Description: Predicted 3D model of a 476-nucleotide part of an RNA (small-subunit ribosomal RNA, 3' major domain) from Potamilus streckersoni.
Context: one part of a larger RNA
RNA sequence: UGACGGGGACCCGCACAAGCGGUGGAUGAUGUGGAUUAAUUCGAUGCAACGCGAAAAACCUUACCUACCCUUGACAUGUAUGGAAUCCUGCUGAGAGGUGGGAGUGCCCGAAAGGGAGCCAUAACACAGGUGCUGCAUGGCUGUCGUCAGCUCGUGUCGUGAGAUGUUGGGUUAAGUCCCGCAACGAGCGCAACCCUCGCCAUUAGUUGCCAUCAGGUUUGGCUGGGCACUCUAAUGGGACCGCCGGUGUUAAACCGGAGGAAGGUGGGGAUGACGUCAAGUCCUCAUGGCCCUUACGAGUAGGGCUACACACGUGCUACAAUGGCGAUUACAAAGGGCGAAGCCGCAAGGUGGAGGAAAUCCCAAAAACAUCGUCCCAGUUCGGAUUGGAGUCUGCAACUCGACUCCAUGAAGCUGGAAUCGCUAGUAAUCGCGGAUCAGCAUGCCGCGGUGAAUACGUUCCCGGGCCUUGUACA
Numbered sequence: 001u002g003a004c005g006g007g008g009a010c011c012c013g014c015a016c017a018a019g020c021g022g023u024g025g026a027u028g029a030u031g032u033g034g035a036u037u038a039a040u041u042c043g044a045u046g047c048a049a050c051g052c053g054a055a056a057a058a059c060c061u062u063a064c065c066u067a068c069c070c071u072u073g074a075c076a077u078g079u080a081u082g083g084a085a086u087c088c089u090g091c092u093g094a095g096a097g098g099u100g101g102g103a104g105u106g107c108c109c110g111a112a113a114g115g116g117a118g119c120c121a122u123a124a125c126a127c128a129g130g131u132g133c134u135g136c137a138u139g140g141c142u143g144u145c146g147u148c149a150g151c152u153c154g155u156g157u158c159g160u161g162a163g164a165u166g167u168u169g170g171g172u173u174a175a176g177u178c179c180c181g182c183a184a185c186g187a188g189c190g191c192a193a194c195c196c197u198c199g200c201c202a203u204u205a206g207u208u209g210c211c212a213u214c215a216g217g218u219u220u221g222g223c224u225g226g227g228c229a230c231u232c233u234a235a236u237g238g239g240a241c242c243g244c245c246g247g248u249g250u251u252a253a254a255c256c257g258g259a260g261g262a263a264g265g266u267g268g269g270g271a272u273g274a275c276g277u278c279a280a281g282u283c284c285u286c287a288u289g290g291c292c293c294u295u296a297c298g299a300g301u302a303g304g305g306c307u308a309c310a311c312a313c314g315u316g317c318u319a320c321a322a323u324g325g326c327g328a329u330u331a332c333a334a335a336g337g338g339c340g341a342a343g344c345c346g347c348a349a350g351g352u353g354g355a356g357g358a359a360a361u362c363c364c365a366a367a368a369a370c371a372u373c374g375u376c377c378c379a380g381u382u383c384g385g386a387u388u389g390g391a392g393u394c395u396g397c398a399a400c401u402c403g404a405c406u407c408c409a410u411g412a413a414g415c416u417g418g419a420a421u422c423g424c425u426a427g428u429a430a431u432c433g434c435g436g437a438u439c440a441g442c443a444u445g446c447c448g449c450g451g452u453g454a455a456u457a458c459g460u461u462c463c464c465g466g467g468c469c470u471u472g473u474a475c476a
Stems, first nucleotide, its partner, number of pairs: 001476002003473003007470002010467004015460002019424005026318001029315005034309001042053002064304005070298001073127001077126002079123005086103007107116003129293002132291003138287002140282003143278001145276001150189006156165003169180003195270004200238007209228003214225003241264001244258005320417001324376006336364003339356001343352003383414001388409007430452007
């Protein structure tokens, strides 16, 4: 100087408390451990691994296993020789491959001969290739403490020195934020602001959006003429600064209350992550040192596996019901994508059909919970939907291993969950549906969107994490 303390003082955080809803019990989904296997590819392992890499494992992916097959190689550059490339086709084989037959001559220069570019084949060698090892050799990227308020430097001063001072102290703040004081005076990286978005207003613009006024028509739909007022769209500005008033404070910084205001003291949300810590994670994104393989640890193909299952754990789904289930009727979104309407067929999945739409125009598209009416009457039920049988649909070369969905039948566990444990302070929790990426197909996961919309916070003694000052130390 740090680190540590079941030392002290002060302060903060959904840290506790106060509340609301869960997990832990059940079924199935998914990831992991284990055990299994020819293989069940590899990595991630307290918080910070475990719906994680994977924003899509039937083939492919694919790295694993088995069998078959290739050796300058699936891919790159160089040399030589030959041939155009390319297309059609026989036999064999699971295919890769093996082995035959046929068609066929292009482009540029040149009169031609010939040469050149590109492509293909053959040969030999330099080499290719490796998701092989080492993340404890590395770059890059990332997680985490933590959006915590800290981390440092120059000069000066003090100290033999390590170092200290500044950065401590008194107030204050979300903040090393600001004020005052002070052997310090300044400065940098962080904080804040500048950026995006939501909330108010204005200006500009008015189609694909909108419809107040006027007119038309009756297909009652802004449909048509017309208009840009309004809504909205999307660009530019304004607006909030403790600015004003009162009080407290040291006359300061600031705090408390009030007015006005769409918004008030950082207005809500996002992006943004200091010096560093964990030899944290990643050599399987990529790059890369070293090591290793080179008729194989490289390459191709078919099939299988990654989907297995006594069990254990994590994360989510659906429930156990009446604040509910079912049937009928009937409203109101946002944000997206590029899709497929009406009509007809089918109980349905879906099929047919093709209007419109390169989309503020058309389509996906029905929002759902809600509301109204009816029914069920507390039961393993009109709750719950696993499982299984049958029949189908769709995608795709192909749904056996191993897809999703539909219909009929079947109707399991489950009556609110031990010890323990998680999230959340407001348009939040809870609850309800909608969209997107990936994607041929496949979502209870992920990323977004809106609808309905709470309860509670006395307080900081305690648990956890953190900041600052101080103290002890046989630790570094």
The full RNA is in RNAcentral, with records from SILVA.